[in-house]
RNA sequence: GACUAAGUUUUCUAGGGUUCCGCAAACAUUUGUUUUGGCUGGUCCGAGAGAAAACACUUUGCAAGUUUGCGAAGAUACACGGAAGGAUAAAAGCCUGGGAGAG
Numbered sequence: 001g002a003c004u005a006a007g008u009u010u011u012c013u014a015g016g017g018u019u020c021c022g023c024a025a026a027c028a029u030u031u032g033u034u035u036u037g038g039c040u041g042g043u044c045c046g047a048g049a050g051a052a053a054a055c056a057c058u059u060u061g062c063a064a065g066u067u068u069g070c071g072a073a074g075a076u077a078c079a080c081g082g083a084a085g086g087a088u089a090a091a092a093g094c095c096u097g098g099g100a101g102a103g
Stems, first nucleotide, its partner, number of pairs: 007055006015045002020042002022039001024035004057074007078098001080101001084096003
């Protein structure tokens, strides 16, 4: 310097803003309208380096017997990380990104 590799998805959480709902304030008062996320919240977004589960992977048992079905065990190591930019209504530990860089 190059190549390969650290699996996929779902649910939840840290966190996030403000399209909708709601709170609050003002105006109008039959319904409502406007402003506000330095408004606790609901909907919503959400982690490579957070959690859990299922599937996938390796070995293996019993059935079936071309395919497959029901299990069991194992493995899933390590992981400090800007700025700037992008999407969405908007933002973020989302994406860029196991990036740049550092050790």
Guanidine-I riboswitch aptamer from Paenisporosarcina indica, 103 nucleotides, folded computationally. Its mean pLDDT, the model's own confidence on a scale to 100, is 80.